Predicted 3D model of a 107-nucleotide RNA (SAM riboswitch aptamer (S box leader)).
[in-house]
RNA sequence: CUCUUAUUCAGAGUGGUGGAGGUACAUAGGACCGGUGAAGCCACGGCAACCCCGGAGGGAGACCAAUGGAAGGUGCCAACCUGAGCGAGUCGAUCGAACAAUAAGAG
Numbered sequence: 001c002u003c004u005u006a007u008u009c010a011g012a013g014u015g016g017u018g019g020a021g022g023u024a025c026a027u028a029g030g031a032c033c034g035g036u037g038a039a040g041c042c043a044c045g046g047c048a049a050c051c052c053c054g055g056a057g058g059g060a061g062a063c064c065a066a067u068g069g070a071a072g073g074u075g076c077c078a079a080c081c082u083g084a085g086c087g088a089g090u091c092g093a094u095c096g097a098a099c100a101a102u103a104a105g106a107g
Stems, first nucleotide, its partner, number of pairs: 001107008013044005021033003029082001030080001045077003050073002052069003057064002086096003
């Protein structure tokens, strides 16, 4: 980088550095966060529970699994995956796909 599967609910921040951007990679509009200090980087802290560590119970077995935990590997901790566009639709709402992000696995 490509493919497959799952999720996109909720949660969690201080200090230092930095100095104007950021919330979606890309085009346009809107909204929002930001000099009461953005992105990035560093330290420490925290959240979550994908991997992970257990596991009531089920199953002939392979195995499945309510549920608990947080040492380790990732991820995350200001602010919309808004609208348009594609498909469905009662053409309003809305839903889905696509795109994007994260995790696990495969190439």